[in-house]
Annotation:
A computed fold for a 1482-nucleotide RNA from uncultured Acidobacterium sp., annotated as small-subunit ribosomal RNA. It matches the Rfam family "Bacterial small subunit ribosomal RNA". The sequence is in RNAcentral, with records from ENA, Greengenes and SILVA. The organism belongs to Acidobacterium, within Bacteria.
């Protein structure tokens, strides 16, 4: 040394990217501001192109020449002229110095360019400094000027004059060079130096000053300071650059240079670099430093500062102390300017500026005052170096935009549960200061004589007024900071997760809040966090990563004793590491930024000495490593030759009769020309049952009848030999399973490919026939693999146990013995490890050594390149561009054409139905003005509807109303109100008539009721069940679902709740890190079955009496009513079982193992239904989506479903006779006798508020008689006529009755529902709804079976387990072509262009030769003429640019094509994932 978010249903597990907070910027952009003020900074592109100024000159005390304008005198013919002055002045020139510094930029350069240490015994060095010694005597020339000539211009040129610190000889001259001889010293062996002799070369200039004297010049010696050149170490990518090099590498001679060299030639030798990376491509000034980081490190090289390079682009020398020269030359190019066209000129990467390019980067300033530079004896001149100023919020650092009082708090706004709350002491008001600005005054240091640009600045004093000064940014988590409206997957945001599809704290805008503050954000960039390239400080069993295996070279590392060295180490000294920065201390500007002064850290540096313990090197032993001997059993080790016997196949004979074969089932195929089966015999290939075993061998790949031969290895035992000989192991070389390739054999059996037959929706598959290459051999390539222990090689240590191969010991009690030791192969598992899973002496443990490899999925093991290979292909191995992920353990559901255990009218058995017919009744579709909505798999469809003619009614068409049809308040105003009554109307309603107030008060008036008008609230079956209570379905009367507390785990979680049993049940027992609890099950409630008790009407009647009749009197035993209560609990027996729970099976009991049935529905799912019961947020309506009224529609009809009814007929139907419930209901009711009516029904009334009276005759049953199998004496649809009853009203549209008519329809395909006992199935009666309407719903009694072997299959469920890629959870995921949009890449005939390489050609200027042309003072000579200089020309190498021809290499393009990437929603199939339905996968 601080973290965060984000893969998941969850995991505070892991692994891993991805992104964010931090600092920093030579910055730009957007919004703001032109408040102030200091210090810095300011072309990161085009080393693009440049107008105009300016940016290097100086000295007259080196030299020769020298004006003019003006002023004065003088002369004058008044035109001028002559002196003096101005002036030895200005301009030029000759000479000196300087111009190689200062200043720019950063192209180039990967190198001795830089850096940091040394070395030059292999050098230079002006000016400065210190010393020594000199400066004597001469000559000759030329620029300037004058005088001609050429050019447009730059400029050239012929003649003549003349100086000098210019220039040349002479003299002198040494510690200077040379050279020779003698004699010493040092030191890195090649020098450096002393002394003595003796010989040759070699110098100056003057200038100023009355002068003293000073400035210079000459040789030398030394110094400081710069430089030259060499050498050790350090610092960028790529190996998809592996091999470069011919002056190459070294010698010898010499040239050349200040110098050392292969610099450069001749000669000679064949060397020199390289994997510790040469060439080569790419990138690039390098450091001090700078940012960031804890720090190691990363990244950068703006400003300062040191050093390279550069100067339009290439080449080249010239002068010089130094230059190959930014504001000098010459030359080639390409631009640009002038031109008389003949030719010249020019080079901001110096200051400012100007175009260009761009996101984007300044004034054509002042001033030499200071500092510093040249020149000069100095005055001084010069001086875009610099010192200031100016512009830019570019940075950084400082102040300001005011301060105190001030209300339970004004107004506006904003929210709001209307209560209020924010903003907010915030404003106003009221005191009170003036920093900055502004005005006015004064006014510096910097300046050591003079001298000040900045600058009337900085300060400092005054005056005046809160007066002139605030904005960005963000509020969903990370991350501080919430509300309301707006929009409505739009629009829009976004750094990642991600917001937005009607209540959005994620958009928009506003109120409010946060955060910063003359600024705030936004993008780019660095580092960081990122322990994500791991030195410090990761990893490779399953997450990316062990190489397929040995051998082995370079390398890395290496036992043990002893001596020596000191090159590593480690410790003292010492040099050095420039200044700036940085850190710490003290100091100045009012602080700060900035600045100064002074410590200090900082190298893997250099040298000097110490140490010897590592470690290394020398030397010498040692035996434990490691090997050899010797002895000795094990083994499918490995390669070759032989050689057995099953089997399959074919071929030959025999028997033999229709078949065989083959599957799920089949066909294809074989077979009467004899298969198949069986028998004999025989041919050929291949591969070895049994033995065989988590056994043996091998280094992996691999190896498996027997027998011989040749051969590797390991293992055990002796401990005798060697003496560290070892381990790894980049490159390298070999080996390497099947498959596939070449040739040439073999080919029985299998079998890719291909037929063919199934199967399918299709089946280029799975199944089946058949089948060829291959499998086998010999040689010869391929080198891949899920080549796996997904686990490199060695070596050491680290508790056990139990098998098992091989060897050896030892023991006795010799056995099927028991104990040791090494080696080898497996299981389990301590303690460590591990994310978990697991590993655990055969480590994945604790260590050493070494080698391999990995760094997010995707793209892709692709594409390019190389390389190997015949070929397939193999090895190496990327980018773009895309995603927020991909992963790995392990958890809890789900889930499976996984397993295991159970249950359920689940299936089976076993009855009866649906599904076919008509018809009712609900849906769906069509229709309609409307067919009101609503429910949709179970679990929507005789549901909501337990009663749609009108009403209901929510629909529709048409009429009318708007405080409104129905309620509250208030406020005005009228008077009843109610009744009656007319007109119009289809009604609603609208006009009209008529009657008419009440209470309380003395009064004012108030109240009650009402109409009217007005407010405030109304209404709405408008919409949203996806905003919502409430309420219900459904999974499901299934047994489960949870806490707390302890335990286990890092966490999800898990334990308990699993397990052994049992039960209907998580029922109960046992059992255990669990122990308890809770919600569920049970039971408690109600019904029903059996007995008692109490009570006895309206119920009952056994006895008695009595009647037509429990009809009376009587009882109240029985029924039976309704209250209470007994029972029933596995309690009792036997068996089983663990001695439990429990089960079987008896007894007793009316009743037996929860006796039947009802009610009762756990934590939850389905966004599941309901906004149209009801309630309720939002949103919509408001003369209408309210509401009122008539008619009308929900009752339609070509269909299709779902739910019923009556059927189809003899177990029937019909007529007659006849018997026997229950449970309900009843006064707007039930409704009895009696009459009428064929009947529905009518009449009629009695009795009942109903154990009394009515509804009530129950039907099926049973007796009987007809009907005899026929669409009928079934069946009743339709459909005529005729009636009945409800009702205001039966057209649309009720029931019912009678006559008549008499339709499908003769047991219902494919499915498919119910029911396990008083239940099916059959019979009928109630009853709710309701006037009236039941074939539907509820519920009653009657009658009254059949079946359950049993869990294989169907459904649905529970508990355990198992796999998953699933988690919206199998209706899941999810793959690959096909369209199509779109993006980047690859190949592609080619094309364009950058570099560049060889080979040649071509040569500018230019050093160098030579110079016979021509030229010319100085020297010597008397002269000729020599020396000697110099030019014209020519010349060899070398060489820029050009040119030519052919490579290499990158970069754009490229019809066309290749494949990827990635898009909402498409096509076709299901390949993975659950055993994925053929296991997958390499």
């Nucleotide at each position: 040394u601080a973290g965060a978010g984000u893969u998941u249903g969850a995991u505070g597990c892991c692994u891993g990217g991805c992104u964010c907070a931090c600092a920093a910027u030579c910055a730009a952009c957007g919004c703001u501001g032109u408040g102030c003020g200091g210090c810095g900074c300011g072309c990161c592109u085009a080393a693009c192109a440049c107008a105009u100024g300016c940016g290097a000159g100086u000295c007259g005390a080196g030299c020769g020449a020298g004006a003019a304008a003006g002023u004065c005198c003088g002369c004058u013919u008044c035109g001028g002229u002559g002196g003096a002055u101005g002036a030895g002045u200005a301009c030029a020139g000759c000479g000196g110095c300087g111009c190689a510094c200062g200043g720019g930029u950063g192209a180039g350069u990967a190198a001795c360019a830089c850096g940091u240490g040394g070395g030059u015994a292999a050098c230079c060095u002006g000016c400065c400094c210190u010393u020594c010694a000199g400066u004597g005597g001469g000559g000759g020339a030329u620029a300037a000027c004058c005088c001609g000539g050429g050019g447009a211009a730059a400029c050239c040129u012929g003649g003549g004059c003349u100086a000098a610190u210019a220039c040349c000889g002479c003299a002198u001259a040494a510690u200077a060079u040379c050279c020779c001889g003698c004699c010493g010293a040092c030191c890195u062996c090649g020098g450096u130096g002393g002394g003595c002799g003796g010989g040759a070369u070699c110098a100056a200039a003057g200038g100023a000053g009355c002068a003293a004297u000073u400035c210079g010049c000459u040789a030398g010696a030394g110094g400081a300071g710069g430089g030259g050149c060499c050498c050790g170490c350090g610092g960028c990518c790529g190996a998809u650059u592996a091999g470069c090099u011919u002056g190459u590498u070294g010698g010898c001679g010499g040239g050349g240079u200040g110098a050392c060299g292969g610099c450069c030639c001749a000669c000679c030798a064949a060397g020199g670099c390289a994997a510790a990376g040469a060439u080569c491509g790419g990138u690039a000034g390098c450091c001090g430093g700078u940012c960031u980081g804890a720090g190691a490190g990363g990244a950068c090289g703006c400003a300062c500062g040191g050093c390279c390079a550069c100067a339009c682009u290439g080449g080249g020398a010239c002068u010089g102390a130094a230059a190959c020269a930014c504001g000098g030359c010459c030359c080639a190019g390409a631009c640009u300017c002038c031109u008389a066209c003949g030719g010249g000129a020019g080079g901001c990467a110096g200051c400012a500026g100007c175009g260009g390019g761009g996101a984007a980067u300044c004034u054509u300033g002042c001033a030499c005052a200071a500092u510093g530079g040249g020149g000069g004896a100095a005055a001084c001149c010069c001086u875009g170096a610099u010192g200031c100023a100016g512009c830019g919020a570019c940075g950084c650092c400082g102040c300001g935009u005011g301060a105190g009082c001030g209300a339970a708090g004004a107004a506006g706004c904003c929210c709001u549960u209307c209560g209020g709350g924010g903003u907010g002491u915030a404003a106003a008001g009221c005191u009170c200061u003036u920093u900055c600005g502004g005005c006015g005054g004064g006014g510096a240091c910097g300046a050591a004589u003079c001298u000040g640009a900045c600058g009337g600045u900085a300060c400092c004093c005054g005056c005046a007024a809160a007066a002139g000064a605030a904005g960005c940014c963000c509020c969903g988590g990370c991350u501080a900071a919430c509300u309301a409206c707006g929009u409505g997957c739009c629009a829009g945001c976004a750094g990642c997760c991600g917001c937005g599809g009607u209540a959005a704290u994620a958009c928009g805008u506003a109120g409010g809040g946060g955060g910063c503050c003359a600024g705030c954000g936004u993008u780019g960039u660095u580092c960081g966090g990122a322990a994500u390239u791991a030195c410090u400080g990761g990893g490779c069993g399953u997450a990316a990563a062990g190489g397929g295996c040995g051998c082995g070279u370079a390398g890395g590392c290496g036992g043990u004793g002893c001596g020596g060295c000191a090159g590593g180490u480690u410790c003292g000294g010492u040099g050095u590491g420039a200044a700036a920065u940085c850190u710490c201390c003290c100091g100045g500007c009012u602080c700060a930024a900035c600045c100064g002064g002074g410590a200090g850290g900082g190298g893997u540096c250099g040298c000097c000495g110490a140490a010897a313990a590592c470690g290394g090197u020398c030397g010498u032993g040692c035996u434990g490593g490691a090997g050899u001997a010797c002895g000795g059993g094990a083994g499918a080790g490995g390669g070759g030759a032989g050689u057995g016997g099953a089997a399959u196949u074919c071929c030959c004979g025999g028997u033999g009769c229709a078949g065989c074969g083959g599957u799920g089932a089949a066909a294809u195929g074989c077979g009467u020309a004899g298969a198949u089966a069986u028998c004999g015999g025989g041919a050929g290939g291949a591969g070895c049952a049994c033995c065989a075993g988590c056994g043996g061998c091998g280094a992996a790949g691999g190896c498996g009848g027997c027998u011989c031969c040749c051969u590797g290895g390991a293992c055990c035992g002796u401990g005798a030999c060697u003496g560290a000989c070892g381990c790894u192991g980049a490159g390298g070389c070999g080996c390497g399973a099947a498959a596939g390739c070449u040739a040439g054999g073999g080919g029985a059996g299998c079998a890719a490919a291909c037929a063919g037959g199934a199967u399918u929706a299709g089946a280029u598959a799975c199944c089946c026939u058949g089948g060829u290459a291959g499998u086998c051999c010999u040689a010869g390539c391929c080198c891949u693999a899920a080549a796996c222990g997904a686990u490199g090689c060695u070596c050491a240590c680290u508790g056990g146990g139990c098998g098992u191969g091989g060897c050896g010991c030892g023991c006795c009690u010799u056995g099927c013995g028991c104990g040791c030791g090494c080696c080898g192969u497996g299981c389990c598992g301590a303690a460590g490890c591990u994310a978990a899973c697991g590993c655990g002496u055969u480590a994945a443990g604790u260590g050493a050594g070494c080698c391999g490899c990995c760094u997010g999925g995707g793209g892709a093991g692709u594409a390019c390149g190389g390389u190997c290979g015949c070929a397939a292909g193999g090895c190496u191995g990327a980018a773009a561009c895309u995603c927020a992920a991909a992963g790995g353990a392990a958890u809890u559901g789900a889930c499976g054409g996984g397993g295991g255990c159970c249950c359920g009218c689940a299936c089976a058995a076993g009855c009866g139905g649906u599904g076919g017919a008509g018809c009712a009744u609900g849906u769906g579709g069509a229709u309609u003005a409307a067919u009101u909505c609503g429910a949709c798999g179970c679990a929507a469809c005789g549901c909501g509807a337990a009663g749609a003619a009108c009403c209901u009614u929510a629909c529709c068409u048409g009429g009318g109303c708007u405080c409104g049809a129905a309620c509250g308040g208030c406020c005005g105003u009228g008077g009843a109100c109610c009744g009656g009554g007319g007109u119009g109307g289809a009604a609603a309603c609208a006009c009209c008539c008529u009657u008419u107030u009440c209470c309380c008060g003395c009064a004012a008036g108030g109240g009650a009721c009402u109409g009217c008008g007005g407010u405030c609230g109304a209404g709405g079956u408008g919409c949203u069940g996806c905003a919502u209570g409430g309420c219900u379905g459904u999974c499901g009367u299934c047994a489960g679902c949870u806490c707390g507390u302890g335990u286990c785990g890092u966490g999800a979680g898990a334990u308990g709740u699993u397990g052994g049993g049992u039960u209907a049940a998580g029922u109960c027992c046992c059992g255990c890190a669990a122990c308890g609890a809770g919600c569920g099950c049970a039971a408690c409630c109600c019904u029903u079955g059996u007995c008692c008790c109490u009570a006895g009407u309206u119920g009952c009647c056994a006895g008695c009496g009595u009647u037509a009749a429990g009809u009376c009197g009587g009882g109240c035993a029985c029924u039976u009513u309704a209250g209470g209560g007994a029972g029933a609990c596995u309690g009792c027996c036997g068996g089983c079982g663990a001695c439990a729970a429990g089960c079987c099976g008896g007894a007793g009991g009316a009743a037996g193992g929860u006796g039947g049935g009802g009610a009762u529905g756990a934590c939850g799912u389905c966004a599941a239904g309901u906004c149209c019961u009801c309630a309720u947020g939002g949103c919509c309506u408001u003369u209408a989506u309210g509401u009122c009224c008539a008619g009308g529609g929900c009752u339609a009809c070509a269909c299709a479903c779902g739910u019923g009814c009556u059927a189809c007929a003899a177990u029937g139907g019909a007529c007659g006779g006849u018997a026997c419930a229950g449970a309900g209901c009843g006064u707007c009711g039930c409704c009895a006798a009696c009459c009428c009516g064929c009947g529905a029904g009518g009449g009629g009334g009695a009795g009942c508020c109903a154990a009394u009276c009515g509804u009530u005759u129950a039907a099926a049953g049973c007796c009987g008689u007809c009907c005899u199998u026929a669409g009928u004496u079934c069946g009743g649809a339709u459909u005529g006529c005729a009636g009945u009853c409800u009702g205001c009203a039966a057209c649309u549209c009720g029931a019912c009755u009678g006559c008549a008519u008499g339709a499908a329809g003769c047991u219902g395909g494919a499915a498919u529902c119910g029911c396990u006992a008083g239940u099916a199935a059959u019979g009928g009666c109630g009853c709710a709804u309701c006037a009236g309407c039941a074939g539907g719903g509820c519920g009653c009694c009657g009658u009254g079976a059949a079946u359950a072997c049993g869990u294989u299959c169907u459904c649905g469920g529970g508990c355990c387990u198992u796999g998953u890629a699933c988690a919206c959870a199998c209706c899941g995921c999810c793959c690959g072509u096909c369209a199509c949009a779109u993006c980047a890449c690859g190949a592609a005939a080619g094309u364009g262009g950058g570099c560049u390489g060889u080979a040649c050609u071509a040569g500018a200027a230019g050093u160098c030769c030579u110079g016979a042309u021509c030229c010319c003072a100085a020297c010597c000579g008397c002269a000729a003429g020599g020396a000697g200089g110099g030019u014209a020309a020519g010349g060899c190498c070398c060489u820029a640019a050009g040119g030519u021809a052919u490579g290499g290499u990158u970069c754009a393009u490229g019809a066309u094509u290749g494949g990827g990437g990635u898009g909402a929603a498409g096509u076709c199939g299901u390949a993975a994932c659950a055993a994925g339905g053929u296991a997958a996968c390499c």